[in-house]
RNA sequence: UGAGUUGGCCAGGCGGUCGCGUUGUGGGGAAACCCGCACCGAGGAACGUCCGGGCUCCGUAGAGCAGGGUGAUGGCUAAUGACCACCCGGGGCGACCCGCGGGAAAGUGCCACAGAAAACAACCGCCUCCGGCCUCGGCCGGCGGUAAGGGUGAAAAGGUGAGGUAAGAGCUCACCGCGGCGCUGGUGACAGCGUCGGUCAGGGUAAACCCCACCCGGAGCAAGACCAGACAGGAUGCGUUUGAGGGCUGCUCGCCCGAGCAUCCGGGUAGGUUGCUAGAGGCGUGCGGCAACGUACGUCGUAGAUGGAUGGCCGCCCGUUACCUCCUUGGAGGCAACGACAGAACCCGGCGUAUCGGCCAACUCAUCCG
Numbered sequence: 001u002g003a004g005u006u007g008g009c010c011a012g013g014c015g016g017u018c019g020c021g022u023u024g025u026g027g028g029g030a031a032a033c034c035c036g037c038a039c040c041g042a043g044g045a046a047c048g049u050c051c052g053g054g055c056u057c058c059g060u061a062g063a064g065c066a067g068g069g070u071g072a073u074g075g076c077u078a079a080u081g082a083c084c085a086c087c088c089g090g091g092g093c094g095a096c097c098c099g100c101g102g103g104a105a106a107g108u109g110c111c112a113c114a115g116a117a118a119a120c121a122a123c124c125g126c127c128u129c130c131g132g133c134c135u136c137g138g139c140c141g142g143c144g145g146u147a148a149g150g151g152u153g154a155a156a157a158g159g160u161g162a163g164g165u166a167a168g169a170g171c172u173c174a175c176c177g178c179g180g181c182g183c184u185g186g187u188g189a190c191a192g193c194g195u196c197g198g199u200c201a202g203g204g205u206a207a208a209c210c211c212c213a214c215c216c217g218g219a220g221c222a223a224g225a226c227c228a229g230a231c232a233g234g235a236u237g238c239g240u241u242u243g244a245g246g247g248c249u250g251c252u253c254g255c256c257c258g259a260g261c262a263u264c265c266g267g268g269u270a271g272g273u274u275g276c277u278a279g280a281g282g283c284g285u286g287c288g289g290c291a292a293c294g295u296a297c298g299u300c301g302u303a304g305a306u307g308g309a310u311g312g313c314c315g316c317c318c319g320u321u322a323c324c325u326c327c328u329u330g331g332a333g334g335c336a337a338c339g340a341c342a343g344a345a346c347c348c349g350g351c352g353u354a355u356c357g358g359c360c361a362a363c364u365c366a367u368c369c370g
Base pairs, nucleotide, nucleotide: 001366002365003364004363005362006361007360008359009358010357012317013316014315015314016313017312018311020041021040023038024037025036026035027034028033043341047352048351050350051349052348053347054346055220056219057218058217062253063252064251065250067216068215069214070213071212073085074084075083087101088099089098090097091096102211103210107209108208109205110204111203123150124149125146126145127144129142130141131140132139133138158176159175160174161173162172163171177200178197179196180195181194182193183192184191185190224274225273226272227271233265234264235263236262237261238260245257246256247255248254281300282299283298284297285296286295287294288293318339319338320337321336323334324333325332326331327330
């Protein structure tokens, strides 16, 4: 200098003016409300609502079944499927990245097209034997053997080599792979080494059913609580110990409550307060830890709308792009446009997705110079 990898950060700035919302304050008004002033007023994703928790209500007598979730190991956490570290597998020269990572020798199913066959594999080919023909080179037919070769496929019955054989084949042997056992290291997943095994146990698929291990009550701030306020009953059916109906919020058993319940017609209210924003909070430093994270001290601080505020315009500056002009041809000036994605609604931790332009740090590879 070029090409990359990982992590972090910003999200145009300043001023003026008009306007909006909460709160405080002053004034006016009988009240509704109005006027003035002051403070504050969206995000890294506020988004999707995918996962986990706090909080709230319902339930709490359990058991079984069903259903759902998770899936290597060790940590971390309020909790998680998140995060960290590590293992294994795969990719990259490398920094580093990716993995929906239990079980396919329990059983069932499926495997498009192609192919003989997708798991009880002979289509072509190769070979012994038998029969026939023969120009004596072979050819044809048949019983068999053969998974070495060809061809199909995403995938074809462990791989390579040697021996062996009529031809072949773990048929035999060496190495690799696979499996069992043992030793060593590690908390562990696992790794290394040794030894034994060719009856080596036989394709893939579990985001197919299924099996194994562990975990799981339901609904959600329109939860819930309080205040104010309105109303008018009627009909039918079932039932009161021969039990209607309800609760245990999937179902069943079982248990409990139980005198009202269900349907239809008719009538009525629908306004306010609270929950509500200080929380597993942010930042800095020290300490412990590889890290996620934990801990101690210090420090910081008002978004809370409810038809739903957080915006519009102007000026200057900044960045990008296009055009024009000038010259010293890569700079200067002028002018215009653009400056993303998006947007609170109980709160928090993650994940995923969207995002104009730019900045910083560490590391890797290549080349050059010293």

This is a predicted structure of a 370-nucleotide RNA (Bacterial RNase P class A) from Demequina sp. TMPB413.
Its Rfam family is "Bacterial RNase P class A". Gene Ontology terms of the family: dimeric ribonuclease P complex, ribonuclease P activity and tRNA processing. By type it is a ribozyme.
RNAcentral records the identical sequence in 2 taxa.
The organism belongs to Demequina, within Bacteria.
A source record names the gene rnpB.
Model confidence (mean pLDDT): 75 of 100.